[in-house]
Molecule: SAM riboswitch aptamer (S box leader)
RNA sequence: AGUUUAUUAAGAAGAGGGGAGAGACAGGCUCUGCGAACCUCUGGCAACCACCAAUUGGCAGGUGCCAAAACCUGAUUCCUGCGGGAAGAUGAUGAAUU
Numbered sequence: 001a002g003u004u005u006a007u008u009a010a011g012a013a014g015a016g017g018g019g020a021g022a023g024a025c026a027g028g029c030u031c032u033g034c035g036a037a038c039c040u041c042u043g044g045c046a047a048c049c050a051c052c053a054a055u056u057g058g059c060a061g062g063u064g065c066c067a068a069a070a071c072c073u074g075a076u077u078c079c080u081g082c083g084g085g086a087a088g089a090u091g092a093u094g095a096a097u098u
Stems, first nucleotide, its partner, number of pairs: 001098008013042005021031003025074004043066003047063003051058002070090001076087004
């Protein structure tokens, strides 16, 4: 990097460094010098794996995550009272595997 699969409307902060962007992409719309991205430390949350339990829970070891529903919509299909709804697609994370 590819494939498969599960989850993805809940949840979760502060300080230091840094110095203009960020929210995957497109269109919108938001956040941001009252300090963005990114890095470090501490703290927290709990999706997957691990461990305990035996179902639903606990724990916080390994990843991950801590603005707004993955911020909303988005090839396409179905339903529709035409307002919208459901699936799907795309993305992110984990696990297994090539």